[in-house]
RNA sequence: UUCCGAUAAAGGCAAACUUGACCAAAGUCAGGGACGCAAAGCCACGGGUCCUCGUCUCCUAACGGACAUUCGUCUGUAGGACCCCAAGAUCGCCGGGCUGCCAAG
Numbered sequence: 001u002u003c004c005g006a007u008a009a010a011g012g013c014a015a016a017c018u019u020g021a022c023c024a025a026a027g028u029c030a031g032g033g034a035c036g037c038a039a040a041g042c043c044a045c046g047g048g049u050c051c052u053c054g055u056c057u058c059c060u061a062a063c064g065g066a067c068a069u070u071c072g073u074c075u076g077u078a079g080g081a082c083c084c085c086a087a088g089a090u091c092g093c094c095g096g097g098c099u100g101c102c103a104a105g
Base pairs, nucleotide, nucleotide: 004105005102012037013036017032018031019030020029021028022027035092041098042097043096045095046094047093048090049089050088052086054084057081058080059079060078062077063076064075065074066073067072
């Protein structure tokens, strides 16, 4: 010095929940709070996940309409679902990049 990294020391961060603020939402910021963390410091670069918009397709047939005539068929609006796409979020999901405290063995 590098890698691994301790029932070490000094310090650090802070999940859930909660209060306030922001956002359309995911979520973010600040206070409280600690489940955890050796990069739980930083970067959305690759993958994943989440949210929202849009297109296509499908479903429902509630309200309206057209056709039919009495089973119904189709459809505008509305609601819902998968894929895809785009914007966003997450680095405490994984990988990658950059930086960094201590240090027994």
Molecule: c-di-GMP-I riboswitch aptamer
Organism: Woeseiaceae bacterium